RNA sequence: ACAGUAGGCCGGUCUGUCGCUGCCACUUGUUGGGAGAGGAAAGUCCGGGCAACACAGAGCGCCAUACUUCCUAACGGGAAGCCAUCCGCGAGGGUGGAGUAGCAUAACAGAAAAUAACCGUCCGGAGCAAUCCGGAUAAGGGUGAAAAGGCGGGGUAAGAGCCCACCGGGAUUGCCAGCGAUGGCAUCGCCGUAUGCCUUAUGGGUUGCAAUAUCAAGUAUACCAACGCUGUAGGACUGCUCGUCUGAUGUUGGGGGGUAGAUAGCUUCAGGCUUGUGGCGACACAAGUCGUAGAUAAAUGACAGACGCCUAAGGGAAUCUCUCUUAGGUACAGAACCCGGCUUACAGGCCUUCUGUGUUU
Numbered sequence: 001a002c003a004g005u006a007g008g009c010c011g012g013u014c015u016g017u018c019g020c021u022g023c024c025a026c027u028u029g030u031u032g033g034g035a036g037a038g039g040a041a042a043g044u045c046c047g048g049g050c051a052a053c054a055c056a057g058a059g060c061g062c063c064a065u066a067c068u069u070c071c072u073a074a075c076g077g078g079a080a081g082c083c084a085u086c087c088g089c090g091a092g093g094g095u096g097g098a099g100u101a102g103c104a105u106a107a108c109a110g111a112a113a114a115u116a117a118c119c120g121u122c123c124g125g126a127g128c129a130a131u132c133c134g135g136a137u138a139a140g141g142g143u144g145a146a147a148a149g150g151c152g153g154g155g156u157a158a159g160a161g162c163c164c165a166c167c168g169g170g171a172u173u174g175c176c177a178g179c180g181a182u183g184g185c186a187u188c189g190c191c192g193u194a195u196g197c198c199u200u201a202u203g204g205g206u207u208g209c210a211a212u213a214u215c216a217a218g219u220a221u222a223c224c225a226a227c228g229c230u231g232u233a234g235g236a237c238u239g240c241u242c243g244u245c246u247g248a249u250g251u252u253g254g255g256g257g258g259u260a261g262a263u264a265g266c267u268u269c270a271g272g273c274u275u276g277u278g279g280c281g282a283c284a285c286a287a288g289u290c291g292u293a294g295a296u297a298a299a300u301g302a303c304a305g306a307c308g309c310c311u312a313a314g315g316g317a318a319u320c321u322c323u324c325u326u327a328g329g330u331a332c333a334g335a336a337c338c339c340g341g342c343u344u345a346c347a348g349g350c351c352u353u354c355u356g357u358g359u360u361u
Stems, first nucleotide, its partner, number of pairs: 001357004006352005012307007020036002023033003026029001038332001042343002045341005050208004062204005067081005082097006098199002102197005118141002120137007149167002152164003168191002170188002173186005212264004221256001223254005234246004269291001271290008308330010
């Protein structure tokens, strides 16, 4: 210098004119002053606060999570680690992780898919022989995704962890290291693999601020009272007819629930920043300091100009680069109760870390 790796941060500025939503002030109005989106305000995925409703207690079921230790209000989040596997020359990155019990399945092919004998090999017997019968054998062949750990030697009738060396795996064994997951060494010949059922532990009531609470216009009106009116329609008792009781519709007043609307919830917080201390770190503690949108169909905008930044082309100085002109670009995105995370989107730029390659010293 180029190409990468891991982590963190910024993400436009100024002026003029006209507006929008709150707040403050007074001289109360065509007034003045001051405030007004984000790192993700997004997706609404996880957790918590808060609110209403539900809820004796216990068991089963259902859903979610699942290596270890720690952080946190909490989490399925985060930090630091462990193991397996895959990718990269490397710095690094991706994926996965409970279970020493029990059960089931493994298509096709193949003798056999876990109490393995088809061919082959060996032993015994029968037979003139071809061959047949009985037994042993997982070394060789063939089938398969997978064949009873691999490979060499000893051993044997032929073979086999049957025995031995090396390699791989396992162990509910011992010692050492570690809080632990786990690792190292020793010992034990203990030795197919995959998937599922199942089991264990922990957590989980439901709905979301359009929750919920308070006040409450107009209209209609339960209920009550007074006045008016009729004992009418209807209702109750009843199988029916009588009978008895009750009795709507009007006006005025009271009155509760409650719509529009208003207010609270609503923004001061598990708050931000700086410094110090502890910790590898997430984070915690202490001191100081700051106050930073609150709209409700939803304000935070529009237009014009200048500057900044980036890219490309061209020109000039003269190579650490600087400067001029022209053209283009300047992202993703818009709070809606609040907070902690995760995920996703993002023009352009900055800082730190380490790795690889090349050149020079």

This is a predicted structure of a 361-nucleotide RNA (Bacterial RNase P class A) from a Paludibacteraceae bacterium. A source record names the gene rnpB. Model confidence (mean pLDDT): 78 of 100. Its Rfam family is "Bacterial RNase P class A". Rfam links the family to the GO terms tRNA processing, dimeric ribonuclease P complex and ribonuclease P activity. Taxonomically the source falls in Paludibacteraceae (Bacteria, Pseudomonadati, Bacteroidota, Bacteroidales).